[in-house]
RNA sequence: ACAUUUAGAGAGAUGUCAAGUAGGCAUCCAGCAACCUGGGCGGACACCCAAGGUGCUAAAACUUCUGUUAGAUGUGGCUGUUAAUAGGCAACAAAGUG
Numbered sequence: 001a002c003a004u005u006u007a008g009a010g011a012g013a014u015g016u017c018a019a020g021u022a023g024g025c026a027u028c029c030a031g032c033a034a035c036c037u038g039g040g041c042g043g044a045c046a047c048c049c050a051a052g053g054u055g056c057u058a059a060a061a062c063u064u065c066u067g068u069u070a071g072a073u074g075u076g077g078c079u080g081u082u083a084a085u086a087g088g089c090a091a092c093a094a095a096g097u098g
Base pairs, nucleotide, nucleotide: 001075002074003073004072005071006070010029012028013027014026015025016024017023030057031056032055035053036052037051038049039048040047045098046097060069061068062067077089078088079087
């Protein structure tokens, strides 16, 4: 900058930091969610799949009710090179459509 969004799902367990009934961080288990990648699928769009990459799991505020403000998430990963490009590598499972 662009897109989406305030919907959903444990005020979970253990450890740790700490101003010690607040809050932060790490790990584990359980769960939610199609933003990127991948699969369904040769191209486009839509849809399905929680597999790879992220993220999330009590609760935004104000308002003339239309919006404003604030916040959140995403815009693949690894390798390769001084760096970038090119090149190379992996994605079980599930789903298996228009």

Annotation
The RNA shown here (SAM-I/IV (S-adenosyl methionine) riboswitch aptamer) has 98 nucleotides and comes from a marine eukaryotic metagenome. Its mean pLDDT, the model's own confidence on a scale to 100, is 78. RNAcentral holds the sequence, with entries from MGnify. Rfam family: SAM-I/IV (S-adenosyl methionine) riboswitch aptamer. Rfam 15.1 lists 567 matches to the family in 508 species. A reference for the family is Weinberg et al. (2008), "The aptamer core of SAM-IV riboswitches mimics the ligand-binding site of SAM-I riboswitches", RNA.